[in-house]
RNA sequence: UCGUGCUAGACGGGGAGCUAGCGGUGCCCUGUACCCGCAAACCGCUCUAGCGGGGUUGAAUUCCUUCCCGCGGCCUAGGAUUUGUCGUUACUGUUCAUUCAGAUCGGUGUUGACGGUUGGGUCCUGCGCGGCAGAAGCCUACGAAUCCCGCCAGGUUCGGAAGAAAGCAACGGUAAGUAGUUCCUUCUGGGUGCCGCAGGGUUGCCUGGCCCGAGCUAGAUAGUUUGGGUAAGCCGGUAAGUCAAGGUCAACGGUUGGUGCACGG
Numbered sequence: 001u002c003g004u005g006c007u008a009g010a011c012g013g014g015g016a017g018c019u020a021g022c023g024g025u026g027c028c029c030u031g032u033a034c035c036c037g038c039a040a041a042c043c044g045c046u047c048u049a050g051c052g053g054g055g056u057u058g059a060a061u062u063c064c065u066u067c068c069c070g071c072g073g074c075c076u077a078g079g080a081u082u083u084g085u086c087g088u089u090a091c092u093g094u095u096c097a098u099u100c101a102g103a104u105c106g107g108u109g110u111u112g113a114c115g116g117u118u119g120g121g122u123c124c125u126g127c128g129c130g131g132c133a134g135a136a137g138c139c140u141a142c143g144a145a146u147c148c149c150g151c152c153a154g155g156u157u158c159g160g161a162a163g164a165a166a167g168c169a170a171c172g173g174u175a176a177g178u179a180g181u182u183c184c185u186u187c188u189g190g191g192u193g194c195c196g197c198a199g200g201g202u203u204g205c206c207u208g209g210c211c212c213g214a215g216c217u218a219g220a221u222a223g224u225u226u227g228g229g230u231a232a233g234c235c236g237g238u239a240a241g242u243c244a245a246g247g248u249c250a251a252c253g254g255u256u257g258g259u260g261c262a263c264g265g
Stems, first nucleotide, its partner, number of pairs: 001265006009057003012030004020046005034054005063258002067254002072249005079243009091233002093230005100223001103221003106217003115211008123200006129193002132189006139180004148173003156165003
């Protein structure tokens, strides 16, 4: 140095959790790197740290080690930030009401604002007049077989007679009552009336005369005061996340060096 055969070793690793501790089963991350049995209020072991049984590979791209990288996980009473939710309301925003003032716009004003003065109407009371409605009266007509009147045929009664008396029907008029009613008279009533007179009242509205001579108004907008609402912003709590920082463990990957025995050529 080559060949053959063995052995050590390897045949995944890691995180959290559990554990006195170390592994495993289970969960998770990487990744593809044997099989069977045991196993989470668990199974096995004791710093030599899964146990038991079998299989493949095997001294090197594969084993061991040095250094680098860093998928991912975990921790931190701390930093930044997102979303949900609850709460507060000093401030900003928004909204409602209100106070003050009178800037802008608008309205009105020399066809006379504001102000002053004077009168009337509307309003209340009383009286009167008229009208409407109702009632009654007046008027007209009808209307009593009799217990209304007048006149009473016939007839009746009294009388010797002359005559007298009572009196039915009819006729005429009328009472009670019925019907009509233009006008007229009286009474009653009213949200009756461009009505009249007197008194009252003067804040509201309407209107007229006279004086003065330039503003008046507060409707809208914008301001001011005060109060209320809302809870979008701000602030705080809580829950679940994200990012950064620090720490810790760390797969995969790359790199450095090291490495057993036997036989034969």